[in-house]
Context: one part of a larger RNA
RNA sequence: GAAUGAACGCUGGCGGCGUGCUUAACACAUGCAAGUCGAACGAGAAAGAGGUUGCUUGCAACCUUGAGUAGAGUGGCGCACGGGUGAGUAACACGUAGAUAAUCUGCCUUCAAGCCUGGAAUAACUAUUCGAAAGGAUAGCUAAUACCGGAUGAAGUUGGUUUACACAAGUGAAUCAAUGAAAGAUUGCCUAUCCUUGGAAGCAAUUGCUUGGAGAUGAGUCUGCGGACCAUUAGCUUGUUGGUGGGGUAAAAGCCUACCAAGGCUACGAUGGUUAGCUGGUCUGAGAGGAUGAUCAGUCACACUGGAACUGGAACACGGUCCAGACUCCUACGGGAGGCAGCAGUGAGGAAUUUUGCGCAAUGGGGGCAACCCUGACGCAGCAACGCCGCGUGAGUGAAGAAGGCCUUUGGGUCGUAAAGCUCUGUCAACUGGGAAGAAGUUAGAUCAUAUUAAUAGUAUGUUCUAUUGACGGUACCAGUGGAGGAAGCGCCGGCUAACUCCGUGCCAGCAGCCGCGGUAACACGGGGGGCGCAAGCGUUAUUC
Numbered sequence: 001g002a003a004u005g006a007a008c009g010c011u012g013g014c015g016g017c018g019u020g021c022u023u024a025a026c027a028c029a030u031g032c033a034a035g036u037c038g039a040a041c042g043a044g045a046a047a048g049a050g051g052u053u054g055c056u057u058g059c060a061a062c063c064u065u066g067a068g069u070a071g072a073g074u075g076g077c078g079c080a081c082g083g084g085u086g087a088g089u090a091a092c093a094c095g096u097a098g099a100u101a102a103u104c105u106g107c108c109u110u111c112a113a114g115c116c117u118g119g120a121a122u123a124a125c126u127a128u129u130c131g132a133a134a135g136g137a138u139a140g141c142u143a144a145u146a147c148c149g150g151a152u153g154a155a156g157u158u159g160g161u162u163u164a165c166a167c168a169a170g171u172g173a174a175u176c177a178a179u180g181a182a183a184g185a186u187u188g189c190c191u192a193u194c195c196u197u198g199g200a201a202g203c204a205a206u207u208g209c210u211u212g213g214a215g216a217u218g219a220g221u222c223u224g225c226g227g228a229c230c231a232u233u234a235g236c237u238u239g240u241u242g243g244u245g246g247g248g249u250a251a252a253a254g255c256c257u258a259c260c261a262a263g264g265c266u267a268c269g270a271u272g273g274u275u276a277g278c279u280g281g282u283c284u285g286a287g288a289g290g291a292u293g294a295u296c297a298g299u300c301a302c303a304c305u306g307g308a309a310c311u312g313g314a315a316c317a318c319g320g321u322c323c324a325g326a327c328u329c330c331u332a333c334g335g336g337a338g339g340c341a342g343c344a345g346u347g348a349g350g351a352a353u354u355u356u357g358c359g360c361a362a363u364g365g366g367g368g369c370a371a372c373c374c375u376g377a378c379g380c381a382g383c384a385a386c387g388c389c390g391c392g393u394g395a396g397u398g399a400a401g402a403a404g405g406c407c408u409u410u411g412g413g414u415c416g417u418a419a420a421g422c423u424c425u426g427u428c429a430a431c432u433g434g435g436a437a438g439a440a441g442u443u444a445g446a447u448c449a450u451a452u453u454a455a456u457a458g459u460a461u462g463u464u465c466u467a468u469u470g471a472c473g474g475u476a477c478c479a480g481u482g483g484a485g486g487a488a489g490c491g492c493c494g495g496c497u498a499a500c501u502c503c504g505u506g507c508c509a510g511c512a513g514c515c516g517c518g519g520u521a522a523c524a525c526g527g528g529g530g531g532c533g534c535a536a537g538c539g540u541u542a543u544u545c
Stems, first nucleotide, its partner, number of pairs: 001545004006541005013391006019384002021349001026347003030344003035077003040074002048065008084302003094226007103219002108215008116150004125140006156179010184207006193200003228274003235265003240262008277299004281292004304325005327338004355381001357380003363377001364375004394424004404415004428486001430481005438472001443467004448462005489534005494515003500529005510517002
């Protein structure tokens, strides 16, 4: 000099864009942060409103509506994403380059084929019942795209045989045997079949389901190389190193197991210890380097502590389950409930870090045909000079060089064109009026075209038009009104280092980054005047180069 997620002191006008618990991975009140689908399924309230009847005149019963709504339940998909944190980890965790001839991949795209026929349950519900509660138990009823059989079935899988290429277990072809699927829903129509104003088990469209191939995406595993410190850590290892048999995984492998052999690593640093998430990057520097890893992006790990599996395409799962532990809470003492390192917020710790805000309008995500619902992701607003950037606090003129302050050799010098005065401007702020872009779409209606079809129906796709959607926000922006009015401080002035004098003090009080200053004329302490530097900031402290 540059820099910072900074803090502290003094000061503080505005705006834009960013950033904001670096400490206790300490404990957490409260609210919200993951739901959705009635076009998979069976069932299905109440309040309120209206009516009828009975009469004891304000009560009872019934009916309609509310409503096939709410709230539950079965089932499907999602909850493995998104969001947080950096405790652990010195490791194939990360980075980079590869391998997978050792693998998997829901949803999506595409290609091919199929969707036939049966069955038994169960929740909800009803009844009884246990418990303070959390939560159960027994009996009975019922549905499905829930569950289980049968049929069909190869381009699949497994095994055998033959064969071409390759030579590593791989790829392809032929053949034989075994194995092995499925689910419907919605909308429309009457051409043929059945019943006949029309409807269906018929036809059509859309969607879903099953099997297989390919793709895309995502993931698993393995390998070369690279990036901390300590030798005041020198030897370490028994599933250890290798083989065979068996098991296991989606998948190679001591991954596990039995037996056999005795290996394997290490001064090119094993083992042990300390510290630490890694990277793109960031800061500095002419560079080489050094330091660092907040925000943003990629990746890994973790979710009160430790362990375990279940479900699933994927978890050994932050807002799932089970066990153990610590802690907190409820309890009828028998037993139960909980997990903010999600967003806000509280306490504690600390020099120190924000609102218990608005909205799903946009972008993105989940579910749904859709409407739509959910979304503390996200978009915005609030707080903080925490940072960067921009703007303002006025401009011109004005010498009797006013008054006043300070200094003085008493002549004067200086603050100083500075002020006043005169002439202007109108940024920002204030007030008044107007007022966005961000909106694309979805859906509905209308028009036309194409495809499908028996069809002018329906459905799908596309074109055009109309209607509808904004948290921010009456914000940005624009115009107007008045009027210099509301807006400057902080540090320093001995040398380094830009900037000097007077008074006070008298080795005192004090200053100080280093040298050093102060013991009676201190340019170094304290104050005044003057000056220098930066400026809505200026200094100090801490840290890095």